[in-house]
RNA sequence: CGCGGGGUGGCGCAGCGGUAGCGUACCGGUUUCAUAAUCCGGAUGUCGCCGGUUCUAUUCCGGCUCCCGCAA
Numbered sequence: 001c002g003c004g005g006g007g008u009g010g011c012g013c014a015g016c017g018g019u020a021g022c023g024u025a026c027c028g029g030u031u032u033c034a035u036a037a038u039c040c041g042g043a044u045g046u047c048g049c050c051g052g053u054u055c056u057a058u059u060c061c062g063g064c065u066c067c068c069g070c071a072a
Stems, first nucleotide, its partner, number of pairs: 002070006010024004018055001026042004048064005
């Protein structure tokens, strides 16, 4: 340098044009003598960056960047 996969709350992942969600972690409450578990509620996202298409882009297109793998 070539090919493929990936980058989304703290962490692990889903979502593939129409309000960004799940698990876990975190905070408050419930319960307990107390802790854990349970149950209820809450906060947390420039969706890697730049541009394009579109009424509308996490999603489609182009470029760049980083990570993993394959080939050489």